[in-house]
RNA sequence: CAAAAAGUGAUCUAGGGUUCCGAUGUUGCAAUGAUCAACAUGACUGGACCGAGAGAUGACGGUUCGUAAGAACUACACGGAGGGAUAAAAGCCCGGGAGGU
Numbered sequence: 001c002a003a004a005a006a007g008u009g010a011u012c013u014a015g016g017g018u019u020c021c022g023a024u025g026u027u028g029c030a031a032u033g034a035u036c037a038a039c040a041u042g043a044c045u046g047g048a049c050c051g052a053g054a055g056a057u058g059a060c061g062g063u064u065c066g067u068a069a070g071a072a073c074u075a076c077a078c079g080g081a082g083g084g085a086u087a088a089a090a091g092c093c094c095g096g097g098a099g100g101u
Base pairs, nucleotide, nucleotide: 007060008059010057011056012055015050016049020047021046022044023041024040025039026038027037028036029033061074062073063072064071065070076096078099082094083093084092
């Protein structure tokens, strides 16, 4: 300096915001409204949603062994700033990137 199944889905979690539902507040309306409309609030525990390379658990796949059934292995991992998507944000994506050891 270079190479690798050093792979891929799934279900979740940490985390994340606010389109939608709900909640709360203000205003409007004949109306003190369980019920309608507009606006605001995510310093609203929610429903729903996004969600990890360096989080979890299955599954599939891979390698070796085995006549087969099947068994073993599938390691390690500090990290900005900035930009991008969506309504929006993020441990999402750029990206196991730049950089560092």
Guanidine-I riboswitch aptamer from Acinetobacter populi, 101 nucleotides, folded computationally. Rfam family: Guanidine-I riboswitch aptamer. From the family's description: This family represents a conserved RNA structure found upstream of the ykkC and yxkD genes in Bacillus subtilis and related genes in other bacteria. The sequence is in RNAcentral, with records from Rfam and Ribocentre. The model forms 100% of the base pairs in the Rfam consensus.